Large-subunit ribosomal RNA, domain I from Halomonas nitroreducens, 500 nucleotides, folded computationally. Taxonomically the source falls in Halomonas (Bacteria, Pseudomonadati, Oceanospirillales, Halomonadaceae).
[in-house]
Context: one part of a larger RNA
RNA sequence: CGCAUACGGUGGAUGCCUAGGCAGCCAGAGGCGAUGAAGGACGUGGAAGCCUGCGAUAAGGUUCGGCGAGGUGGCAAACAACCUGUGACCCGGACAUUUCCGAAUGGGGAAACCCACCCAGGGUAACCUGGGUAUCUCACACUGAAUCCAUAGGUGUGGGAGGCGAACCGGGGGAACUGAAACAUCUAAGUACCCCGAGGAAAAGAAAUCAACCGAGAUUCCCCCAGUAGCGGCGAGCGAACGGGGACUAGCCCUUAAGCGGGUGACUGAUUAGGCGAAUGAGCUGGGAAGCUCAACGAUACAGGGUGAUAGUCCCGUAGCCGAAAAUCUGAUCCCGUGAAAUCGAGUAGGUCGGGGCACGUGAAACCUUGACUGAAGACGGGGGGACCAUCCUCCAAGGCUAAAUACUCCUGGCUGACCGAUAGUGAACCAGUACCGUGAGGGAAAGGCGAAAAGAACCCCGGAGAGGGGAGUGAAAUAGAUCCUGAAACCGUGUGCGU
Numbered sequence: 001c002g003c004a005u006a007c008g009g010u011g012g013a014u015g016c017c018u019a020g021g022c023a024g025c026c027a028g029a030g031g032c033g034a035u036g037a038a039g040g041a042c043g044u045g046g047a048a049g050c051c052u053g054c055g056a057u058a059a060g061g062u063u064c065g066g067c068g069a070g071g072u073g074g075c076a077a078a079c080a081a082c083c084u085g086u087g088a089c090c091c092g093g094a095c096a097u098u099u100c101c102g103a104a105u106g107g108g109g110a111a112a113c114c115c116a117c118c119c120a121g122g123g124u125a126a127c128c129u130g131g132g133u134a135u136c137u138c139a140c141a142c143u144g145a146a147u148c149c150a151u152a153g154g155u156g157u158g159g160g161a162g163g164c165g166a167a168c169c170g171g172g173g174g175a176a177c178u179g180a181a182a183c184a185u186c187u188a189a190g191u192a193c194c195c196c197g198a199g200g201a202a203a204a205g206a207a208a209u210c211a212a213c214c215g216a217g218a219u220u221c222c223c224c225c226a227g228u229a230g231c232g233g234c235g236a237g238c239g240a241a242c243g244g245g246g247a248c249u250a251g252c253c254c255u256u257a258a259g260c261g262g263g264u265g266a267c268u269g270a271u272u273a274g275g276c277g278a279a280u281g282a283g284c285u286g287g288g289a290a291g292c293u294c295a296a297c298g299a300u301a302c303a304g305g306g307u308g309a310u311a312g313u314c315c316c317g318u319a320g321c322c323g324a325a326a327a328u329c330u331g332a333u334c335c336c337g338u339g340a341a342a343u344c345g346a347g348u349a350g351g352u353c354g355g356g357g358c359a360c361g362u363g364a365a366a367c368c369u370u371g372a373c374u375g376a377a378g379a380c381g382g383g384g385g386g387a388c389c390a391u392c393c394u395c396c397a398a399g400g401c402u403a404a405a406u407a408c409u410c411c412u413g414g415c416u417g418a419c420c421g422a423u424a425g426u427g428a429a430c431c432a433g434u435a436c437c438g439u440g441a442g443g444g445a446a447a448g449g450c451g452a453a454a455a456g457a458a459c460c461c462c463g464g465a466g467a468g469g470g471g472a473g474u475g476a477a478a479u480a481g482a483u484c485c486u487g488a489a490a491c492c493g494u495g496u497g498c499g500u
Stems, first nucleotide, its partner, number of pairs: 001499009015485001016449002020420002022417007029409002031164002039101003042055003046079001049075003061095006070083003106115003116133007135161009168199001169197005179186001183233001209216002220247005230238002251401003254345001259338005269329004274322003280295005296313002298302001304316003350374008360386001381396005436443002456484001459471004
């Protein structure tokens, strides 16, 4: 040094576990904000830090309910000082307080800071306290130029808006990579992305629609029709409708009424705290019984969780039943207010040129839309039926409103899983969008487990008043000792045997 073997060290795989995730289902809610939001800064405790809560009334105040014996949040034990059957703590409703920044709104500003003015009250005064002073827009009133009337403008008062928020929705703009095995029409795709606006849904919607000589009867969504008919450098690809079956159904108004807004809010129900809630003992093993044995009982409750191993009958619950002072929701009834524009739709329909949308790429290309130029008829009229014409059929544009079926989930509650189980599952089970990196936009971790219970090792010894260890003690176990369940492998040792 190698091989073998035993015992260790190191290391943290594996097994088991779950405090956290993931995906759904059923309900709820679908907004918050100038009465100052979302998000923050700084404070706030007897006590230093962080988290949580709260706001100079600062881990809180008042009140009304619930509960009923302990309590003064967590990491985090102890101490101090207190509260509490005159009901504390805790849970729920309402109210008050709510610094500074932030739409931030008196002006400024390098956010959490700086500097003002007006009014009222107090004060001899310095000053203190309270309220107000942004912009846009609408209404009203006053004022008022060039310019006579007027208008623009100005001033004041009152109302509204502004910002944030996950997706869903409507509208205005709108790519490229890519595919076509290159690439230009085409595709990707009206996607991504930007902007505006709204609601709990939005949009659409009551036929100038389809159909086919029979008829249907607003819109939306789903399943077929159908990868069909078509479109297409007829390439890649794109891709209907008619009709049928379902979900849901609702119709109305423009010669003052469809409606819209506000208030009232009975009875019932629901939400925001809660309450009652059946039934088991013994023996055995064991550290421990819920295990095993024997003998019982409940069940409208054998869902689930906990308890020293696996509990219907030990605990919390579960089935079932009951419950609200206060607030909110649903909402009958009644009351008040408002009720525009328009006057049955004209610079419209139609036409020409250029675009866009329709599954439809200009094509034989109807239909819808419109930038330019034109431009009717007036129900004895007009549009459509895929060039166009006739016949026939059908409908009535150029005004408006309208639930439900549909889409989504930042959020709340309950429940579920041939979902994960710490290199998995969210990036994040743990004080994580943290530490750390970057000028910045931005990027972005690692890190769970003693034990049933701290019973977390008094005391002694070595040692630096160490670190670490040896005894003692606890415990079922300490090779469960805090670098703590299990403890694989690589890697490093010690003993023994063999080989060289």